[in-house]
RNA sequence: UGCCGCUUUAGCUCAGUAGGUAGAGCACCACCGUGGUAAGGUGGGGGUCAGCAGUUCGAAUCUGCUAAACGGCAU
Numbered sequence: 001u002g003c004c005g006c007u008u009u010a011g012c013u014c015a016g017u018a019g020g021u022a023g024a025g026c027a028c029c030a031c032c033g034u035g036g037u038a039a040g041g042u043g044g045g046g047g048u049c050a051g052c053a054g055u056u057c058g059a060a061u062c063u064g065c066u067a068a069a070c071g072g073c074a075u
Stems, first nucleotide, its partner, number of pairs: 001074005007068002011026004020057001028044005050066005
């Protein structure tokens, strides 16, 4: 440098495919709780689903291109 495969969703770790209003755990915030912490409980905020296009009434999901990470092969 080229080719092939896999991956990219919340701050972190990840779910979510016969296309149909985006989720969990941890973390964070508030309250309850305690003499005070912690544990525990209740509630809440947060994501244009890597980017750009295409197909479709409708795309995280299907198609193409691009980018990045990882693995393999070749040089």

About this RNA
The RNA shown here (transfer RNA) has 75 nucleotides and comes from Xylocopilactobacillus apis. Model confidence (mean pLDDT): 82 of 100. It matches the Rfam family "tRNA". It is annotated as a transfer RNA. The sequence is in RNAcentral, with records from ENA. The source organism's lineage runs through Bacteria, Bacillati, Bacillota, Bacilli and Xylocopilactobacillus.